[in-house]
Context: one part of a larger RNA
Molecule: large-subunit ribosomal RNA, domain V
Organism: Elusimicrobiota bacterium
RNA sequence: CCCGCAACGGGACGGAAAGACCCCGUGGAGCUUUACUGUAUCUUAAGUUUGAAUUACGGUGUGAUCUGUGUAGGAUAGGUGGGAGGCUUUGAAGCCCUAACGCUAGUUAGGGUGGAGCCAUCGUUGAAAUACCACCCUGAUUAUUCUGUGGUUCUAACCUCUAAUUCCUGAAUCGGGAGGAGGAACAUACUUAGGUGGGCAGUUUAACUGGGGCGGUUGCCUCCCAAAAUGUAACGGAGGCGUCCAAAGGUUUCCUCAGCACGAAUAGAAAUCGUGCAUCGAGUGUAAGGGCAGAAGGAAGCUUAACUGCGAGGACGACAAUCCGAGCAGAUACGAAAGUAGGGCCUAGUGAUCCGGCGGUUUGAAAGUGGAAUUGCCGUCGCUCAACGGAUAAAAGCUACCCCGGGGAUAACAGGCUUAUCUGGUCCAAGAGUCCAUAUCGACGACCAGGUUUGGCACCUCGAUGUCGGCUCAUCACAUCCUCCUGCUGGAGCAGGUGGGAAGGGUUUGGCUGUUCGCCAAUUAAAGUGGUACGUGAGCUGGGUUCAGUACGUCGUGAGACAGUACGGUCCCUAUCUGUUGCGGG
Numbered sequence: 001c002c003c004g005c006a007a008c009g010g011g012a013c014g015g016a017a018a019g020a021c022c023c024c025g026u027g028g029a030g031c032u033u034u035a036c037u038g039u040a041u042c043u044u045a046a047g048u049u050u051g052a053a054u055u056a057c058g059g060u061g062u063g064a065u066c067u068g069u070g071u072a073g074g075a076u077a078g079g080u081g082g083g084a085g086g087c088u089u090u091g092a093a094g095c096c097c098u099a100a101c102g103c104u105a106g107u108u109a110g111g112g113u114g115g116a117g118c119c120a121u122c123g124u125u126g127a128a129a130u131a132c133c134a135c136c137c138u139g140a141u142u143a144u145u146c147u148g149u150g151g152u153u154c155u156a157a158c159c160u161c162u163a164a165u166u167c168c169u170g171a172a173u174c175g176g177g178a179g180g181a182g183g184a185a186c187a188u189a190c191u192u193a194g195g196u197g198g199g200c201a202g203u204u205u206a207a208c209u210g211g212g213g214c215g216g217u218u219g220c221c222u223c224c225c226a227a228a229a230u231g232u233a234a235c236g237g238a239g240g241c242g243u244c245c246a247a248a249g250g251u252u253u254c255c256u257c258a259g260c261a262c263g264a265a266u267a268g269a270a271a272u273c274g275u276g277c278a279u280c281g282a283g284u285g286u287a288a289g290g291g292c293a294g295a296a297g298g299a300a301g302c303u304u305a306a307c308u309g310c311g312a313g314g315a316c317g318a319c320a321a322u323c324c325g326a327g328c329a330g331a332u333a334c335g336a337a338a339g340u341a342g343g344g345c346c347u348a349g350u351g352a353u354c355c356g357g358c359g360g361u362u363u364g365a366a367a368g369u370g371g372a373a374u375u376g377c378c379g380u381c382g383c384u385c386a387a388c389g390g391a392u393a394a395a396a397g398c399u400a401c402c403c404c405g406g407g408g409a410u411a412a413c414a415g416g417c418u419u420a421u422c423u424g425g426u427c428c429a430a431g432a433g434u435c436c437a438u439a440u441c442g443a444c445g446a447c448c449a450g451g452u453u454u455g456g457c458a459c460c461u462c463g464a465u466g467u468c469g470g471c472u473c474a475u476c477a478c479a480u481c482c483u484c485c486u487g488c489u490g491g492a493g494c495a496g497g498u499g500g501g502a503a504g505g506g507u508u509u510g511g512c513u514g515u516u517c518g519c520c521a522a523u524u525a526a527a528g529u530g531g532u533a534c535g536u537g538a539g540c541u542g543g544g545u546u547c548a549g550u551a552c553g554u555c556g557u558g559a560g561a562c563a564g565u566a567c568g569g570u571c572c573c574u575a576u577c578u579g580u581u582g583c584g585g586g
Stems, first nucleotide, its partner, number of pairs: 001586008010578003014573002022407004027403002029399004035203005042195007051154009061144006068137001078136005085119003094113008158183005165178004206218003215235001219241006242388001243285001244344002249303007257281001259277006283292002286349001288347003307330004313324003319389001332341003355382007364375002414461001415459001416457003420454001422450006431441002468543001469541003473535001474532005481506003484501006508522005549567004553562003
C1' cells in the first nucleotide's frame, strides 16, 4: 500500500415526510360577534278558516223634529231662491203649570184656562221675514240601513277527552264511525305586512412594508435630493391643500413701498405729521418656489368678459385625462381712442363610469299611425367613492383544532458578509500617585486587531441544515488560572503589583434553580478565557422552550390571546460509501 473480518457512528448539509414555525394566495375550512346580507323560529296586525243572539258605546247614509244672539235694530236675523199673502171654532191673543235648550235677553214643545184674533209688506239692516214654501250649512235629539269596538250568551264549524256506551274490521284497552262530555267562534291553520332573530346560512374583513404584526402612509401643490434641458427612487429631508373673493373680478385714470436719519404738545423704542435718503429689503387672501416698482403692489370712477358658439396650432402624456392658445361670429363692459376683458401674479383647493333629480330641446327616437309613458342630446346637481383610475347600494374578527398550494422571492436556529455594539491592544499624556505623567492608574482624543456579545443585511438551505441545558467523548487557539524561566517595582523579607517568554501537563466536590449564568458551602497549586453548526440527539436524556387537554391573573362583547404563570404531554433509522479503531491475509 492492497484485500478481508469485527466494531464505532464524525461526514456524505445521511434516510423518512413537496416544513406543521414564518410569510404569500383578492386559496379553504371551523368558530365568534353590537361586520354585511339573508333566513328558520317567536311575536304583532289585517284577511280567510268563521256562524247566531243580546247589550253598551262609536262612525256613515237616509227620514223626522229642532238648533243658530258682533253693532244698529220691536229682537236670539244661519245661507240662497220663490213670495203678497199666511195661520186660526180641527180653536188666535193673553194667563197658569211642566219639560228641554240657553249667550239669562229669551226660544221651542206639551197640558189647562180663555174666547177671536195673530203675523208679514211699512221704518232700522251688507242681507228681510220660521207670514208661508223649497234646497242646503253648523250642532243636537230620535227612528232606521250598513259597519266597527268591548262585554255576555248560544251551538253547528273547529279543537280536546272518552276500555268499563255502541258499530266495523278484529288478537286488541290499536284505528275509524256513531253516541256522550268539555271548550268554542277563541284557538288552530293559511296568506300578506311590521318587529325580533349568530339559532342557522352565504360572504367580506386592502395594499405598501429592509419578514410579518404594531405604528405610519395612500389623492393634489411647493422646495431640496435631481448629477446646469425634461424626467428620476427610498418608511430620504422640509412644508402646505380639500378653499377664499360680487370684489380680492373687468376696465380707465392715478399713486409708490419697507427701513433709516433729522424735526414736531401729551407721544415713550413703536401711534399720527413734515423733510431727506432709500432698486425693492415692503406688499402680493392662503404653503413654498418662480415672478412683479413704466408694476402682477396701493387707490378711485364706471361696471359684470367669473359671456354664448367655435378654434389654427401647440405643451404634456401608455391610455383616460390635464394645460396653453392667436384668431372668427354674436352680444357686452370700460376707455376720447388705440385697445383690453372668455375670472383672480402663476403653480394646490379635487373624483371617471353607472344610477337618480331638475331645466331645456323648432320633425332626435318613440315598436301599424297619432299621442302618452319612456328615452336620447344640451345644461346642471347628488360621492372624506380620502385605500382619492373609484371591485358592491350594502361587510368585522379568532384559529395552539386547523387544512391546501407555494416561497429560502421572506422571518425564527446555524453558517456567510459587516463590526455600530462588544473584547483586547497600541499611540498622545491632562491628571491621580506627599514630590514625581509613565511602580501603578490614566481623562479628552487617535489608530489597530479579533470575530466569543447584542445587532444590521437577507446570500445557501422552507420537495426539512432538529432548537436550550445536562451526560459522554473530546480536539484546537492563547488574549496563561496553576506549575516553569525572567524584567521593573512606590521589590527589606514573606506576600504582592505589573510586564516578557512559555500551550508540556493540570485545571475539585456539593446545596438551590430546567437552567447556561449566578449565589452559597467546603476544598485546591489552580478551580483559565474562548473556538469547534452557541463541538457532540443516524451517541444518550428531554427538565426548559414550542402542538393538541386544563386552570389562574390580565386583555378582549366574544371566538380567543399573552418573551405571564401552573399541571400534563409518542425523541424513528438493521450503516451503502467515506472516516476511525482492533484483528487477520497478501